[in-house]
Context: one part of a larger RNA
Molecule: large-subunit ribosomal RNA, domain II
Organism: uncultured Candidatus Micrarchaeota archaeon
RNA sequence: GCCAGGGAGUGUAUUUGAGUGGCGAGCCGGAAGGCGAAGCGAAAGCGAGAGCAUGCAGAUUCGAGAUGCAGGGUAUGAAAAUGCCUGAGUCACUUGAGUACGACCCGAAGCCAUUGUGAUCUACGCGCGACCAGGGCGAAGGCAGGCUAACGCCUGCUGGAGGCCCGCAACCCGUCAUGGUAUAUCCUGUUGGGUGAGUCGCGGGUAGUGGCGAUAUACCUUUCGAACAUGGCAAUAGCGGGUCCCUUCUGAAGUAUCUUUAGGAUAGCUCCGAGCGAGCUUGCGUGCGCGGUAGAGCAACCGAAUAACUGAAAAGGUGUCGAAAGGCACCGUCAGUUUAUCGAACUCCGAAUGCGCGCGCUGCGUAGACCUCGGGAGUCGGCUGCGCUGGGUAUGCUAGCGUGGCGAGACCGGAAAGACGGUAACUAAGGCUAAGGCCCCCAAAUCCUGAUUGAAUGCAUUGAAAGCUUGUGAUGUCAUAGACAGCUGGGAGGUAGGCUCAGAAGCAGCCACCCUUCAAAAAACGCGUAAUAGCGUACCAGUAGAGACAUUGCUGGCCUAAAACAUACGGGGCUAAGUCAGGUGCCGAUACCUUAGAAUGCGAAAGCAUUAGUAAGAAGGCGUGCCUCAUGACGAGAAGUGCGUCCGAGAGGACACAUGGACCAUGUGGCAGCGAUAAUCCUGGU
Numbered sequence: 001g002c003c004a005g006g007g008a009g010u011g012u013a014u015u016u017g018a019g020u021g022g023c024g025a026g027c028c029g030g031a032a033g034g035c036g037a038a039g040c041g042a043a044a045g046c047g048a049g050a051g052c053a054u055g056c057a058g059a060u061u062c063g064a065g066a067u068g069c070a071g072g073g074u075a076u077g078a079a080a081a082u083g084c085c086u087g088a089g090u091c092a093c094u095u096g097a098g099u100a101c102g103a104c105c106c107g108a109a110g111c112c113a114u115u116g117u118g119a120u121c122u123a124c125g126c127g128c129g130a131c132c133a134g135g136g137c138g139a140a141g142g143c144a145g146g147c148u149a150a151c152g153c154c155u156g157c158u159g160g161a162g163g164c165c166c167g168c169a170a171c172c173c174g175u176c177a178u179g180g181u182a183u184a185u186c187c188u189g190u191u192g193g194g195u196g197a198g199u200c201g202c203g204g205g206u207a208g209u210g211g212c213g214a215u216a217u218a219c220c221u222u223u224c225g226a227a228c229a230u231g232g233c234a235a236u237a238g239c240g241g242g243u244c245c246c247u248u249c250u251g252a253a254g255u256a257u258c259u260u261u262a263g264g265a266u267a268g269c270u271c272c273g274a275g276c277g278a279g280c281u282u283g284c285g286u287g288c289g290c291g292g293u294a295g296a297g298c299a300a301c302c303g304a305a306u307a308a309c310u311g312a313a314a315a316g317g318u319g320u321c322g323a324a325a326g327g328c329a330c331c332g333u334c335a336g337u338u339u340a341u342c343g344a345a346c347u348c349c350g351a352a353u354g355c356g357c358g359c360g361c362u363g364c365g366u367a368g369a370c371c372u373c374g375g376g377a378g379u380c381g382g383c384u385g386c387g388c389u390g391g392g393u394a395u396g397c398u399a400g401c402g403u404g405g406c407g408a409g410a411c412c413g414g415a416a417a418g419a420c421g422g423u424a425a426c427u428a429a430g431g432c433u434a435a436g437g438c439c440c441c442c443a444a445a446u447c448c449u450g451a452u453u454g455a456a457u458g459c460a461u462u463g464a465a466a467g468c469u470u471g472u473g474a475u476g477u478c479a480u481a482g483a484c485a486g487c488u489g490g491g492a493g494g495u496a497g498g499c500u501c502a503g504a505a506g507c508a509g510c511c512a513c514c515c516u517u518c519a520a521a522a523a524a525c526g527c528g529u530a531a532u533a534g535c536g537u538a539c540c541a542g543u544a545g546a547g548a549c550a551u552u553g554c555u556g557g558c559c560u561a562a563a564a565c566a567u568a569c570g571g572g573g574c575u576a577a578g579u580c581a582g583g584u585g586c587c588g589a590u591a592c593c594u595u596a597g598a599a600u601g602c603g604a605a606a607g608c609a610u611u612a613g614u615a616a617g618a619a620g621g622c623g624u625g626c627c628u629c630a631u632g633a634c635g636a637g638a639a640g641u642g643c644g645u646c647c648g649a650g651a652g653g654a655c656a657c658a659u660g661g662a663c664c665a666u667g668u669g670g671c672a673g674c675g676a677u678a679a680u681c682c683u684g685g686u
Base pairs, nucleotide, nucleotide: 001686002685003684004683005682006681011101012100013099014098015097016096017095018094019093020092021091022090023089026035027034028033039046040045051069052068053067054066058062071086072085073084074083075082076081104242105241106240107239111232112231113230114229116228117227123206124205126203127202128201129200130199131198132196134166135165136164137162141158142157143156144155145154146153147152171193172192176189177188179187180186208224210220211219217226245621246620247619248618249617250616255267256266257265258264259263268379269378270376271375272374273373274372275371279364280363283361284360285359286358287357288356289355290354295349296347297346302343303342304341307338308337309336310335311334312333316331317330318329319328320327321326382406383405384404385403386402387401388400389399390398391397411422412421413420426597427596428595429594430593431592436587437586438585439572440571441570445584447583448582449581450580451579452578458574459573467558468557469556471554472553473552474551475550476549477548478547486543487542488541489540490539492516493515494514497511498510499509522537525536526535527534598611599610600609601608602607622675624672625671626670627669629667630666631665632664640659641658642657644655645654646653647652
C1' cells in the first nucleotide's frame, strides 16, 4: 500500500418553540407544592367589560376568530394626555434549538499530587584493590680531589627529582578524512595523553521544590531550562484533521456595529411554519423637483502662470553723474490693453447616468401578493472582468467605490484555461440557430465581387523614438507663348566699387550695393590664389517634347528587434488558406422549436408553470440489529457465499443456478452501540 472488522451530534436536568393527544378555569402531583386564572406602580398602595361599528372565510344582509372606536384598572401629571394591562391553560409523548455537564470524535506542549520508582548509564565524594613495555634528560642531597684566613668555590663521580621529554607496549581519548554504497554509538588510517588534577575493577553514598557539577544548563538508565511511573484527566485547545444511505423543494455570505483582529454577538442576506386579507411593482413612459460630477471656462471669484506695450510714482534695489538737492538707465511694484496657459481641496457655467414624489403602462396578486409574527441556520479570509478614484517607475502590485460574473454554473466557442464571448441544464428523440467558424487535422465555401501586401508581413490576443521605402488623396505654383531634369553655348562692360591693408582684384574685414550693353549675366552663392589667375553657381538661349515642383493627410512594407536543446500562426501548411470593404449560403450548444414521458407547485378537472447548485434549512423514503403481536417459509434444503438475469429515478428489491447444511422472511407497532474510500485513524491479515 491493499483487504476485513471497529470508528464520531449521545444521555440527564432545565429553558423555549413545533406536532399529536388528555382534561379544561383549571391542569399535574402520593404529598409538599408547581404553572395558570389580574394587573399597574420604585414603593406605600389601589385594583379591571362583554357597548357600538367595520368586515375575511362561510353564508346572503347575518357573520366565529379578527380589527377599530368607546369604556374600565393602575402609574405619572394641575390638566390635556401617555405607558402597561383588560378570561386559556396545563400535563404527557415525539421532535427543533439554547444552557450546564467530556457534550460530535481524535490531537498538544504543559500544571499539580503521590513517605511512588530510579546513581547496573552518568556526575562527584567514600572504602577495598589492580595497572602504567622500553628509552632519554639528569634537580636537591652525598662522596672524593683541588683551592681558601674563613665563608665558601671549582672539578669528577654518585644520586634519581619531575602535573619533565620520546614512545602504534598496555591503557585512555576522540583531532582530522567530502574514508568504509547507508549509519548518533562501529571500523580503518591519522592525531593527542601516556608517574599523574593518571587509568580501571568491585562495594557503597547523595533523589527531582532534589542531587551532582575543574559551568557545558552539563549529567542523574538512548529521557533533563527541571527524570520516570501512576493519578487529577475524557486537563484545556477561538487551532489542525475527520464526521458513514437515497431522492425531492428552496438556497446564501465573505458586509455593518460592538467586542475584537485565526473567534464571537446583534443586524443584513437564507430556510421552515403561522397570521392578516387587497393591494404591490425594483422595469418602461411622462410630469414636477433635487444636485455641482464629466466637460468647459476664468477681463466671473480664489490660487498658479507667458510675452509685449502704454501709463503711474506707488514698497524697494543696483549702476552711473553730481559737493548736495537731485537727475538718468535697468530690475522690481501698481493700473490698464493685447497675448500664451492651468487647478482634487477655483467656478460666471454645466450634461449623461442617478435620486424623490405623482400619474399612466408593464409585471405579480383572493390558486392569498405586499406586510406582520415565531422557530432553525450558515456566513464575518473572498477573487476576477469592466467603469471610476488614492499610493506606486511599474507588475498577474496595493487600498477603495459601483456593476456583471466565478465562488456555488454544467454545455458551445476562445489550441489548452476560473472569471472573456454565446447561453442558464428534468429524461429521450428530431429540427433550427447564437458566439465562433467553413484547405487538411475538424462539422461546414479551395464561395462570389472589388482592392491591397511580396515582407511568410500576416494567418484573434497592438513592440517605441530615429532612419529607409510603396500606394493613394488634398492644396498651391509652373507648363505646347515648351515647364522640371539632363546636355551644348553664353555668363559681359564702367571696375581691381570705396575703405582697410604688406597685399585685399566678386569671394580676410568695414561701408555702400549704383549705372551701361543685353536673350541674359550678382558692387557676387560656393571652391580656389600670397595677391592675381582658374573652376563652377545664380541668370539667359538652344536641344528635346509632357507633365513637373512644394506643402500636407491617410496607408502598406523594411530596419530598429537580445536567452539559454534546432523550430512556438494550436499544427500541417498557405501568396491566400494574409489584409481591407461588400455579398450569398452552410456548419455549429443541454439556448430556441416540435413530439412523448417523469417529478414538484396550484387546481374538482381540463390544464398551466417550474425542475443548475456549495455552506445551510425543510420534506419524503431505502437499508441494518433487537423486542411485541400477527401471518408464513424451511433437510423435497433456512441463513450465509459465488455468478448471472430482471425490476425501481435512487437508496435498494426480486428471481434462477451453484455452494452451504439450520435457521429465516413479510406486515403492524416499538427500541437503537443503525449505514465509512479517507481522521500521518485503531486492531488483525497480507